[in-house]
Context: one part of a larger RNA
């Protein structure tokens, strides 16, 4: 010193994140017991009283009387209580090993599915669970007792239902096309081409799904804005307007939800960031993702009070176990080698090791924990990786499963619908026109008593005008050629087109029914077959297809970046940066492009602009006209730069060179690309010609390869001929814009995380910098009644510091622990107080401001994790900063910052939030350095013992109040000193224990339970020293005593004397003086290893002296130190005394007994004091010769 226990004066939560911990309470009996309540509770509520022993009485409960003590459940065991909020109803469950909770569960509520071979689940299946259950059942989801309730919204998503139309697969399939080819034909190049075979298409039929239409919110979810308005103001019942699927109802509300915020008010407190009650401005409440209440319950989380206490003021003492010494035994991490100091500097920017200076004899032991960027763990934060793993989803691509269709297993019959073909019968309205003219051809006659026109009824179609059919009546005609028209008569006939009825055939589908495939059941002890029953060509199963499909799987989810993310950017052109060749970076500064033009191209010829001045009709500053000046100040499709009037600008004519095949040679570039280009050939345009023309005054207007399309082609053609297909030439398809383009095809979360790396890169700290910050100085516009400077000081300027916020990214990511508190400090001074001074807008007092000054000092509480801050009360004052925002191998762990959970908000979701909230493992035995102590060695030139000097170092250093001077100076008064003397305090420090106390497990006493000594008596053991009451020594504070001073020296700011430079002035230049808690002395302590090792005295081979050893100690870890060692009081014992306790045992007496009285202030008595050799201090060794 630690751990673990015991006790504690006075105070009593002042401690602290928090009464954490400890203490209190406690058993039994009696009395008594509130709000509230679900009437059960709450409740052991709270609070109060009793409790032993003896005798007698009573069955007992108990009663009466008596006895002792500080205390009678005497020990042990054994609830502290109350009030008030939040959350969860409750008992339960949970992260075995950091979270026990408000999380989970729960009874109850609701929704959805499920009719039994149930839904659902497991399984490839068989089969099984569900369940030997049957909708009062089972499954899934949400909510979470109970009470009062649960609003609006169906636009989105989901689910359920519907299904006319649209879309839609496999499969089916009419049909045409292509290839080949017998053959035909031919100008001999070719062309046509039946059947068959082959190829690619394909009308039409074709389910679910999707679109669509509805329903559904106790499905996922959602539930507005602006403006105006009442006779004070304020507010807004009310009005207007916009939007919406609908605009949040009841309730609650600064809340586990409120940012601003410590909202405001009230309560509680001396003081309240917490708490309670309100308000409502709800950043961002709200109704089964349930809302609001709620008795009881809770190792839950806040707040308050009572009791109680060492939590604290403020610490003290004691026991046990460690630590320490000795003996025995005997690990570990760690370790480049070590002969391992401080400071300043330097250095990869924080040095034991480098430089400089200082300090330092050699070596241990016990301690402390400053540093060794200490140990431990290849940092978990952060970034990075074309890393990983899980998780999510409307990422991509698949897939189990589900649904649906086809087909096979798979059959009969009937009805019905569609399509196609054939046949009969019908259908057909632009305008003009007698009127409902389908087309073409033939055609001059056709129909009619086998009943024409007309009329009536019915049916079909319909453009509502009419047409057709049929029945009746009627009884002889009706129509064509003629007029209008692109087309002429349904007068008549034939072939067809559009739509339709009917019949037949083929085919496709639907419905119904049958039974024999198939399935299931019953009879049976079980199984199979048969039989019977039920279902039935369905179901089931196989294959194919569509759809659905985070249920599951594989993956993707860019880079740059003054860390990353968010933002921005990514290709091309122009200018500047760019440093006079080219080139040149940056998340440097400015702008553009992703086109356009058939003329805005080519050519020949012609012309000259903008602006200004003067004149001139409407006419103005500016329209058109004339004259003049005018090197470009214009124009050139577009950005800018360059260029340009001898045109590239502005016109006119004719035109297409905006050509084909090429290309010497250059520029530029890593490559790939990109750029310029005379000239040659062909065919052209313009020009008389020379000539010019392969787009545009120039520089942007873009995309490699693969894959594929189209056109051409003297290329290849898997035996041959063809063909398919390919090549070559031309051309087309990429915001492949992350633009040298990973694939045709890709988003997120991780705090449950993991791995490889990085101090190549962030958060802490350091460093550099000093924008910001803090401090100062200069100038002096102004303020200050007057007056720049008592005190302030605009606009500006110059510095210093390295405490803020930053910038940079230099050490550290094979780890430099992060806020605050506690503890312990140390330095700076830009000084908070105290001390000394100057100025004052200083009367005094009190202030303001500046100068000097770092010696000492610099508070206790309430709130909050807080630093800070606000508040209460004091004070002389309650300083500012540095020290890794000093200090976690010193403590704490409230905050932040893992894993659990709740709320709000965001997100479809996984999840996220410098938002809130409850909970949540802090390791290390010290090698070196450093520091505090304490020894050994050697040295100090003979050996010793004493006593000293003091170089040097350390400690101390304080301040208030009262009082005298004095109610004086000053002042109108109110008020009120300097100075001097005296006194008493605070805090701090040192020492001590006579006093007051504490402790005092070795002293005394009382006493409970039990055991032992055979029993009684009397003792002893154990139960925390059993508990309780006292207490000596020692230790100790809260107790007691003392301390800081005075005086001296040299100074600071300042004040002076004399005094020149500079005939004056001047505190200064020479000289002299005063002047502070500061400096030096002084006071106290250490101190000659002060290696410059000092001095003095005494002793010493005729042995100075020392050591071992022994007895001990108010000395002590060990060692050391001190007392003593027989010539002795060192310790023990003994005797006496003090101090303590409080009247022993035993005897006698009293009492039935407990017990009492007396011998008795008795007995006992650790450490104290005095005495006394009874016991033990026995016995050994070393040692200086003059270097």
């Nucleotide at each position: 010193c630690g751990c673990u226990g015991g006790u504690u004066a006075a105070g009593g939560a002042a401690c602290u994140c928090u009464g954490c911990a400890a203490a209190u309470u406690g058993g039994c009996c009696c009395c008594g017991u509130a709000a509230c309540u679900u009437c059960g509770g709450g409740a052991u509520a709270a609070g109060g009283g009793g409790u032993a022993c003896c005798u007698c009485c009573g069955c007992g409960a108990g009663g009466a009387g008596g006895u002792c003590a500080c205390a009678g459940c005497a020990a042990a065991g054994c609830g502290g209580c109350u009030c008030u909020a939040g959350c969860a109803a409750c008992u339960g469950u949970u992260u075995a090993c950091u979270a026990a909770a408000a999380a989970c569960a729960c009874a109850g509520g609701u929704c959805u599915c499920u009719g039994c071979a149930a839904a659902c689940u497991c399984g490839u299946a068989a089969g099984a669970g569900g369940a030997c259950g049957u909708a009062u059942a089972g499954a899934g989801a949400c909510u979470g007792a109970c009470g009062c309730c649960u609003g609006c919204u169906c636009g989105g998503u989901g689910c359920c239902g519907g299904u006319a139309a649209g879309u839609u697969a496999a499969g089916g399939a009419a049909g045409g096309g292509g290839g080949u080819c017998a053959g035909g034909u031919u100008u001999c190049g070719g062309c046509c081409g039946a059947a068959g075979c082959c190829c690619a298409c394909a009308a039409c039929c074709g389910a679910a799904g999707c679109u669509c239409c509805g329903g559904u919110a106790a499905a996922c979810g959602g539930c507005g804005g602006c403006c105006c308005u009442a006779a004070c103001u304020a507010u807004g019942a009310g009005g207007g307007u916009c939007c919406u699927a609908a605009g949040g109802u009841a309730g609650c509300g600064a809340a586990a939800u409120u940012c601003c915020u410590u909202g405001u008010c009230g309560g509680g407190u001396a003081a309240g960031u917490u708490c309670c009650g309100a308000c409502c401005u709800g950043c961002a409440u709200g109704a089964a993702u349930g809302g609001c209440g709620u008795a009881a319950u809770g190792a839950c989380u806040g707040g308050a009070g009572c009791a109680c206490u060492g939590u604290c003021u403020c610490a003290a003492c004691c026991g046990g176990c460690g630590a320490c010494u000795c003996g025995g035994u005997g690990a570990a991490a760690u370790u480049g080698u070590a002969g391992c100091c401080g400071u300043g500097g330097u250095g990869a920017u924080g040095a034991u090791g480098c430089c400089a200076c200082g300090u330092a004899c050699c070596c241990g032991c016990a301690g402390c924990g400053u540093g060794a960027c200490g140990g431990a763990a290849a940092g978990a934060c952060c970034c990075u990786a074309u890393g990983a793993a899980c998780c999510u989803u409307u990422a991509c691509u698949g897939u189990a499963g589900g649904c649906u269709g086809g087909u096979a297993u798979u059959g009969g019959u009937a009805u019905u619908a569609g399509a196609u073909a054939u046949g009969u019968c019908u259908u057909g309205u632009g305008u003009a026109g007698g009127a409902u003219a389908g087309g073409u051809g033939g055609g001059a006659g056709g129909c009619a008593c086998c009943g024409a026109a007309g009329c009536g009824g019915c049916g079909a179609c319909g453009c509502c005008a009419g047409u057709c059919g049929u029945c009746g009546u009627g009884g002889a005609g009706c129509c064509g050629u003629c007029c209008u028209u692109g087309a002429a008569a349904u007068a008549c006939c034939a072939c067809c087109c559009u739509g339709g009825c009917c019949a037949u055939a083929u085919u496709u589908g639907a419905u119904a029914u049958c039974u024999a495939a198939c399935a299931c059941g019953u009879u049976c002890a079980c199984a199979a077959a048969c039989a019977c029953g039920u279902g039935g060509a369905c179901a089931g199963u196989g294959c194919c297809a569509g759809u659905u499909g985070g249920g599951c799987a594989g993956u993707u989810u860019g880079a740059c970046u003054g860390g990353g993310g968010c933002g921005g950017u990514c290709u091309c052109c122009u200018c500047c940066u760019a440093a006079a060749g080219a080139g040149u970076a940056g998340c440097g500064g400015a702008g553009g492009a992703g086109c356009c033009c058939a003329a805005a191209g080519g050519u020949a010829c012609c012309c000259u602009c903008a602006g200004c001045c003067u004149g001139g009709u409407u006419g103005g500053c500016a329209a058109u006209c004339a004259g003049g000046c005018g090197u470009a100040g214009a124009g050139c499709g577009u950005a800018a730069a360059c260029g340009u009037a001898g045109a590239a600008g502005g016109g006119u004519g004719c035109u297409u060179g905006a050509c084909u095949g090429c290309g010497a040679g250059a520029c530029u570039g890593a490559u790939a690309a990109g750029u310029c280009g005379a000239g040659c050939a062909g065919a052209g345009a313009c020009g008389a010609a020379a000539g010019u023309c392969g787009g545009g005054g120039u520089u942007a207007g873009u995309g490699a390869u693969c894959c594929g399309g189209c056109g051409g082609u003297u290329c290849c053609g898997a035996a041959u001929g063809g063909a398919a297909g390919g090549g070559c030439c031309g051309u087309c398809g990429c915001u492949c814009a992350a633009c040298a383009g990973a694939c045709a095809a890709a988003a997120g979360g991780u705090a449950c995380u993991c791995u490889g790396g990085g101090g190549a890169u962030a958060a802490c700290a350091g460093g550099c910098u000093g924008a910001u910050c803090c401090c100062g100085c200069c100038c002096g516009a102004g303020c200050g009644u007057c007056c720049a400077u008592a005190g302030c000081g605009g606009c500006g300027g110059c510095g210093g510091g390295g405490u803020u916020u930053g910038g940079c990214a230099c050490c550290u990511c094979g780890a430099u622990g992060u806020c605050g508190g506690c503890u312990c400090a140390u330095c700076a001074c830009a000084u908070c107080c105290u001390g000394g001074g100057g100025g004052u807008g200083a009367a005094g007092a009190a202030g303001c401001u500046c100068c000097c000054a770092a010696g000492g000092g610099u508070c206790c509480g309430g709130c909050u994790g807080u630093u800070c801050g606000c508040c209460g009360g004091u004070u002389a004052a309650a300083g500012u900063g540095g020290u890794a925002c000093g200090u976690g191998a010193g403590c704490u762990g409230g905050g932040u910052u893992u894993a659990g959970a709740c709320c709000g908000u965001c997100g479809u979701g996984a999840g996220a939030c410098a938002g809130g909230u409850c909970g949540g493992u802090c390791c290390c035995u010290a090698u070196c350095u450093g520091c505090u102590g304490u020894g050994g060695g050697c040295g100090u030139a003979c050996g010793a013992a004493a006593c000293u000097u003091g170089a040097g170092g350390g400690a101390u250093u304080u301040u208030u109040u009262c009082u005298u001077u004095a109610g004086u100076a000053c002042g109108a008064g109110a008020g009120g000193a300097u100075u001097u003397g005296g006194a008493a305090g605070g805090a701090c420090g040192u020492a001590c224990c006579g006093c007051u106390g504490g402790u005092g497990u070795u002293c005394c006493u009382g006493u409970u339970g039990u055991c032992u000594c055979g029993c009684u008596c009397g003792a002893g053991g154990c139960a925390g020293u059993g508990c309780a009451g006292g207490g000596u020594a020692g230790c100790u504070a809260a107790g007691u005593a003392c301390g800081g001073u005075u005086c001296g020296g040299a100074u600071a700011a300042g004040c002076g004397c004399u005094g020149a430079a500079a005939g004056c002035a001047u505190c200064u230049a020479a000289g002299c003086g005063c002047g502070a808690a500061g400096c030096c002395a002084g006071u106290c302590c250490c101190a000659a290893g002060a290696u410059c090792a000092g001095g003095u005295u005494u002793c010493g081979a005729u042995g100075a002296g020392u050591c071992c050893c022994c007895u001990g100690g108010a000395a002590g870890a060990c060692u050391a130190c001190c007392a003593g060692g027989u010539u002795g009081a060192u310790a023990g014992g003994c005797c006496g005394u003090a101090a303590g306790u409080g009247u022993a045992a035993g005897g006698a007496g009293a009492g039935u007994g407990a017990u009492c009285u007396u011998c008795u202030g008795a007995g006992c008595a650790g450490a104290a004091c005095g005495g006394u050799a009874c016991u033990a201090a026995c016995g050994g060794a070393c040692g200086a010769a003059c270097g």